[in-house]
Context: one part of a larger RNA
Molecule: large-subunit ribosomal RNA, domain II
Organism: Dokdonia sinensis
RNA sequence: GCCUACGAGUUACUUUAACUAGCGAGGUUAAGUGGUUCAGCCACGGAUCCGUAGCGAAAGCGAGUCUGAAUAGGGCGCCAUAGUUAGUUUGAGUAGACGCGAAACCGUGUGAUCUACCCUUGGGCAGGUUGAAGCUGUGGUAACACACAGUGGAGGACCGAACCCGUUGACGUUGAAAAGUCUUGGGAUGACCUGAGGGUAGGGGUGAAAGGCCAAUCAAACUCGGAAAUAGCUCGUACUCCCCGAAAUGCAUUUAGGUGCAGCGUUGAUUUAUAGUUUUAUAGAGGUAGAGCUACUGAUUGGAUGCGGGGGCUUCACCGCCUACCAAUUCCUGACAAACUCCGAAUGCUAUAAAAUGUUGAUCAGCAGUGAGGGCAUGGGUGCUAAGGUCCAUGUCCGAGAGGGAAAGAACCCAGACCAUCAGCUAAGGUCCCCAAAUGAUAGUUAAGUUGAAUAAACGCGGUUGGACUGCUUUGACAGCUAGGAUGUUGGCUUGGAAGCAGCCAUUCAUUUAAAGAGUGCGUAACAGCUCACUAGUCGAGCGGUCCGGCAUGGAUAAUAAUCGGGCAUAAACUAUCUACCGAAGCUAUGGACUCCCCCAAGAGGGGUGAGUGGUAGGGGAGCAUUCUGUUUGCAUUGAAGGUGUACUGUAAGGUAUGCUGGAGCGUACAGAAAAGAAAAUGUAGGC
Numbered sequence: 001g002c003c004u005a006c007g008a009g010u011u012a013c014u015u016u017a018a019c020u021a022g023c024g025a026g027g028u029u030a031a032g033u034g035g036u037u038c039a040g041c042c043a044c045g046g047a048u049c050c051g052u053a054g055c056g057a058a059a060g061c062g063a064g065u066c067u068g069a070a071u072a073g074g075g076c077g078c079c080a081u082a083g084u085u086a087g088u089u090u091g092a093g094u095a096g097a098c099g100c101g102a103a104a105c106c107g108u109g110u111g112a113u114c115u116a117c118c119c120u121u122g123g124g125c126a127g128g129u130u131g132a133a134g135c136u137g138u139g140g141u142a143a144c145a146c147a148c149a150g151u152g153g154a155g156g157a158c159c160g161a162a163c164c165c166g167u168u169g170a171c172g173u174u175g176a177a178a179a180g181u182c183u184u185g186g187g188a189u190g191a192c193c194u195g196a197g198g199g200u201a202g203g204g205g206u207g208a209a210a211g212g213c214c215a216a217u218c219a220a221a222c223u224c225g226g227a228a229a230u231a232g233c234u235c236g237u238a239c240u241c242c243c244c245g246a247a248a249u250g251c252a253u254u255u256a257g258g259u260g261c262a263g264c265g266u267u268g269a270u271u272u273a274u275a276g277u278u279u280u281a282u283a284g285a286g287g288u289a290g291a292g293c294u295a296c297u298g299a300u301u302g303g304a305u306g307c308g309g310g311g312g313c314u315u316c317a318c319c320g321c322c323u324a325c326c327a328a329u330u331c332c333u334g335a336c337a338a339a340c341u342c343c344g345a346a347u348g349c350u351a352u353a354a355a356a357u358g359u360u361g362a363u364c365a366g367c368a369g370u371g372a373g374g375g376c377a378u379g380g381g382u383g384c385u386a387a388g389g390u391c392c393a394u395g396u397c398c399g400a401g402a403g404g405g406a407a408a409g410a411a412c413c414c415a416g417a418c419c420a421u422c423a424g425c426u427a428a429g430g431u432c433c434c435c436a437a438a439u440g441a442u443a444g445u446u447a448a449g450u451u452g453a454a455u456a457a458a459c460g461c462g463g464u465u466g467g468a469c470u471g472c473u474u475u476g477a478c479a480g481c482u483a484g485g486a487u488g489u490u491g492g493c494u495u496g497g498a499a500g501c502a503g504c505c506a507u508u509c510a511u512u513u514a515a516a517g518a519g520u521g522c523g524u525a526a527c528a529g530c531u532c533a534c535u536a537g538u539c540g541a542g543c544g545g546u547c548c549g550g551c552a553u554g555g556a557u558a559a560u561a562a563u564c565g566g567g568c569a570u571a572a573a574c575u576a577u578c579u580a581c582c583g584a585a586g587c588u589a590u591g592g593a594c595u596c597c598c599c600c601a602a603g604a605g606g607g608g609u610g611a612g613u614g615g616u617a618g619g620g621g622a623g624c625a626u627u628c629u630g631u632u633u634g635c636a637u638u639g640a641a642g643g644u645g646u647a648c649u650g651u652a653a654g655g656u657a658u659g660c661u662g663g664a665g666c667g668u669a670c671a672g673a674a675a676a677g678a679a680a681a682u683g684u685a686g687g688c
Stems, first nucleotide, its partner, number of pairs: 001688006011095005017089007026050002032044004054061002064076004098236002101233001105226003109222002116200009125190001127159003130155001134151006163187003169182003202218001204214003239623006249262005263370002265367007275360001276357009290343001291341002297337002302332003308326002310323004373398010403414003418592004423588003429582003432567003438579001440578006451569002459554002463551010480538005486511003491505003517532001521530002593613004597608004624677001626674006633667003642661008
């Protein structure tokens, strides 16, 4: 993992509501007793309980009563009547209360044959090394001291087996082993190791102290019991079809993943109008968007005016004077505000009227679930006008929604799946091939594979294309070519030099000219030289400038290999317009099923070109199957149940018939009762 079996809303009592039945202003017996055909029986038993009257704390009074001094007022009642006893079902309560599951807590006992420490009594430590004290001798001293040689044999001394330990590495890691093997290593006469016997016990022991150890168990052992502890937590909770169908919000909470009340769902009853919803019209309240501010409050650009102040001058002081300073008020001008408003929408909200819709509304009662929401669009707060961020509001979808499109995708676009069909029309989106349908039409654009369904800016650009305005031009433009481009003068100043061309100055003048600047750039130390402006000739038709668009282009950088989904495409790209076609579970067509409503029928049933039938939590309805019981009536050795095939049948759970197997019991109909349906619980047991 698979198969088989088992495996979770039960039972008792109390109570609530619905339905059914009995009796009804009443209903009902309990224990018990008697009878009996011994049962799901009959009879007796009226104690009790509920209802028929309330009010008051109570005494108590009573259609009233309490408060009160009250005959007042007020509170609760009456006037307005249906209950009760059973059965079935829903929910609640008390019990283990749908099932399994703690870690823990408490009580009684059992453990020191493991291990910790202690007590008693025994045992063990190859071999080698070092050579303390003491002693002896010699030397030495006044005597000691001291030195040397020998002797001696100390030590939590040294090396290293047994023994004890467990430092390193490898292996082992469903092991040979629930801690080992090999290698390497530490101690090895000591705080050493070890045998046997004994002691200390669970909030206790023992501990050279690691929360270590106390029988493979230790921040409180194990055993049995309280005990089915408790679990606002996790997981699981078993047949079918039909109808409706949520919530993830508000308030509160030792509350935040729980719960209560409300909201939203469902079922039943009552209510039928001035109900609900939508649209249109009319009448309203309001201070948002916007706008405005010389209309307030506040903030604020530039200018004019310059109260007042600062600074300087002057003065004994007052006064006075000056100002490229700051700056009030006022005026002109520009512009800002969630907590500004002289103004002021659209929506939304309220009311009335009409129309449409046709119970969708409201109330009461039973039963819930939800109270973690999420994305997108719009208006906002917060944040960085960051986030698939966070918090509100309005809408929508996902949640609980399948189908088509977006390559692929919860919520984006289209569209809401009762069933069947090898029928049709469309939506979004598409029509070269993958891939259904245009290698469609007309007019343009792009040359970048831009683009072809993810993404970019400032800025740059004689890419190309369109438009507007404007200048020059056969009296010859623009570009090219030929030629000129001079003189006063090297203008003056400055400077070592400054001659058109380092720099400064300016009446940048004047002359000759077709034209030529006291000079546009290169160049020289300074000159020189080259060139331009400007002019003539040649040539022969368009040439320039500014602004605004379209499409391209650079800017352009991300982590495993790249690409429009791919092939590929110069259209099969982009812009504008048009026609045709494809395209979904949408709509239509044909047939069928079910629900609700309407009509005809008491009912059963029939009819409708009436409406509907996606669905999680959840509410409601109707059924199938299993075991047993009662009544009933059947089948079976001419073959029951069970097993295994086949055929038929029902919307489904299922049912019927029959072949083979099997070898003795099993059904129908109507009721009743449940140990009544398994795919999941790291489910339990067995098998493979």